[in-house]
RNA sequence: GGCGGUGUAGCUCAGGUGGUUAGAGCGCCUCCGUGACAUGGAAGAGGUCGCGGGUUCGACUCCCGACACCGUCA
Numbered sequence: 001g002g003c004g005g006u007g008u009a010g011c012u013c014a015g016g017u018g019g020u021u022a023g024a025g026c027g028c029c030u031c032c033g034u035g036a037c038a039u040g041g042a043a044g045a046g047g048u049c050g051c052g053g054g055u056u057c058g059a060c061u062c063c064c065g066a067c068a069c070c071g072u073c074a
Stems, first nucleotide, its partner, number of pairs: 001073007010026004019057001028044001030042003051065004
């Protein structure tokens, strides 16, 4: 350098065919509980869906570009 894949919450990831509000587990905050901690129960916060454009009435989803990482070929 060519080709392919991945990029979504602090971490690991899901999200079919574009459409109602973007989710799970773990973690975190508060409360209950305990002498205290853990386990357990209740409630909650946290996201420009990696970046920039385009298509569309509407984009996490489709298209283009650059970037990062992984794989592969040379």
The prediction has a mean pLDDT of 81. The RNA shown here (transfer RNA) has 74 nucleotides and comes from a Patescibacteria group bacterium. Rfam family: tRNA. Rfam's curators write: Transfer RNA (tRNA) molecules are approximately 80 nucleotides in length. Their secondary structure includes four short double-helical elements and three loops (D, anti-codon, and T loops). Further hydrogen bonds mediate the characteristic L-shaped molecular structure. tRNAs have two regions of fundamental functional importance: the anti-codon, which is responsible for specific mRNA codon recognition, and the 3' end, to which the tRNAs corresponding amino acid is attached (by aminoacyl-tRNA synthetases). tRNAs cope with the degeneracy of the genetic code in two manners: having more than one tRNA (with a specific anti-codon) for a particular amino acid; and 'wobble' base-pairing, i.e. permitting non-standard base-pairing at the 3rd anti-codon position. The sequence was found in a public genome assembly. The organism belongs to Bacteria candidate phyla, within Bacteria.